[in-house]
RNA sequence: CGAGUCCGAUAAAUGAUCGCGCCGUCUCAGACGAAAGGGAGGCGGUGAGGAAAGUCCGGGCUUCACAGGGCAGGAUGCCGGAUAACGUCCGGUGGAGGUGACUCCAAGGAAAGUGCAACAGAAAUAUACCGCCAGAUUCGUCUGGUAAGGGUGGAAAGGUGAGGUAAGAGCUUACCGGUCUUCUGGUAACAGAAGGCGUCCCUGUAAACCCCAUCCGAAGCAAGGCCGGAUAGGAGAGUAUAGCUUGGCCCGAGUUUCUCCAGGUUGGCCGCUAAAGCCUGUUGGCAACAGCAGGAAGAGAUAGAUGAUCAUUCGCGACAUAACCCGGCUUAUCGUCAGGCUCGCAUA
RNA sequence: CGGCGAUUAGCGCAGCCCGGUAGCGCAUCUGGUUUGGGACCAGAGGGUCGCAGGUUCGAACCCUGCAUCGCCGACCA
Numbered sequence: 001c002g003a004g005u006c007c008g009a010u011a012a013a014u015g016a017u018c019g020c021g022c023c024g025u026c027u028c029a030g031a032c033g034a035a036a037g038g039g040a041g042g043c044g045g046u047g048a049g050g051a052a053a054g055u056c057c058g059g060g061c062u063u064c065a066c067a068g069g070g071c072a073g074g075a076u077g078c079c080g081g082a083u084a085a086c087g088u089c090c091g092g093u094g095g096a097g098g099u100g101a102c103u104c105c106a107a108g109g110a111a112a113g114u115g116c117a118a119c120a121g122a123a124a125u126a127u128a129c130c131g132c133c134a135g136a137u138u139c140g141u142c143u144g145g146u147a148a149g150g151g152u153g154g155a156a157a158g159g160u161g162a163g164g165u166a167a168g169a170g171c172u173u174a175c176c177g178g179u180c181u182u183c184u185g186g187u188a189a190c191a192g193a194a195g196g197c198g199u200c201c202c203u204g205u206a207a208a209c210c211c212c213a214u215c216c217g218a219a220g221c222a223a224g225g226c227c228g229g230a231u232a233g234g235a236g237a238g239u240a241u242a243g244c245u246u247g248g249c250c251c252g253a254g255u256u257u258c259u260c261c262a263g264g265u266u267g268g269c270c271g272c273u274a275a276a277g278c279c280u281g282u283u284g285g286c287a288a289c290a291g292c293a294g295g296a297a298g299a300g301a302u303a304g305a306u307g308a309u310c311a312u313u314c315g316c317g318a319c320a321u322a323a324c325c326c327g328g329c330u331u332a333u334c335g336u337c338a339g340g341c342u343c344g345c346a347u348a
Numbered sequence: 349c350g351g352c353g354a355u356u357a358g359c360g361c362a363g364c365c366c367g368g369u370a371g372c373g374c375a376u377c378u379g380g381u382u383u384g385g386g387a388c389c390a391g392a393g394g395g396u397c398g399c400a401g402g403u404u405c406g407a408a409c410c411c412u413g414c415a416u417c418g419c420c421g422a423c424c425a
């Protein structure tokens, strides 16, 4: 210099004017409304994201027995750790890719059982089509042995060499692979070594049923609580072997109403934002993260507020706009900047 | 905002659970019948199963991520 890989930051900047939501304060008004509530203006403060998104996981919070037992169902799946929790994250093991930095993996069990494997092929978990060998033969062929060779297929009884044989075959043997036992190292997954086993159990599929282990009560801020106003009842079921809470079912517990049709309202307050949160330093840890100390105050709307114009500068600005909150994942995204590392070339 | 569902031929739908050459009706086209048309009869064409990736020998079907469309959900008494 070029190519690449990992990680992090930022998400145009500054000023002026006008406009909007919320909070505080001051002034005016006391409109509007049945009430709860609530108006206008000035000044000051403050005002979206890294994904606010998809709603895919996990938790907080709220209500229902402060949530109980069983079945069913769902989720996860190498090992260890982190965490409020997780399907997330960190560190390892094994496997795959890359020259490398590094990246990726739904990675338990197919010797518990069941299912499926179209077409092709003789045969799909059990087999003899061709071939090879032996015997018989009416010379057409038939019977038997054989998985070494051919052919089919994604998959055909572990691979190679040697011995052996009528031809062959773990039939025998050496090595490799597999499996079991023991030992060593490691918390473990696992790795290494030695020895045994040729009955070495035998294709694939569990993102097929299933088995094993672990976890999961249900619903969701339109949860839920309160205030005010309006209205009209009717039909049916039930008096505890019923209904509802209660969710797919049963039990248990609580409660006394429940279902359908008709009717009324479309107001306000709380929940609502200070949070397992953020920043800085330090200690422990390889790390995720945890502990300690200090610091700042930064939305809370309810038809839903962040915009417009002008000036200057640059690289001319992407994806996109909170709606109870938080931790993740996934997806979208113009660019710019910082750092670690790898490879190639050149120079010293 | 929250909770669900669907996507297969021009249109309406099966098939998916339990993977093995994608079907039905209407519509379209051709031929026949008729003086002509409709109806009827016979035949034919038309599909990257919404998109992308994965599991598998093999995916419309199983799994994951996107996209589009649709449905339901207030309170009182």
Base pairs, nucleotide, nucleotide: 001344002343003342004341005340006339008337009336010335012313013312014311015310016309017308018307020047021046022045023044024043025042026041027040028039032037049319053330054329056328057327058326059325060324061220062219063218064217068251069250070249071248073216074215075214076213077212078092079091080090081089082088093107094105095104096103097102108211109210113209114208115205116204117203129150130149131146132145133144134143135142136141158176159175160174161173162172163171177200178197179196180195181194182193183192184191185190224270225269226268227267233261234260235259236258237257242256243255244254245253263424264423265422278295279294280293281292282291283290284289314317349421350420351419352418353417354416355415358374359373360372361371368405376392377391378390379389380388398414399413400412401411402410
Molecule: RNase P RNA; transfer RNA
Organism: Lachnospiraceae bacterium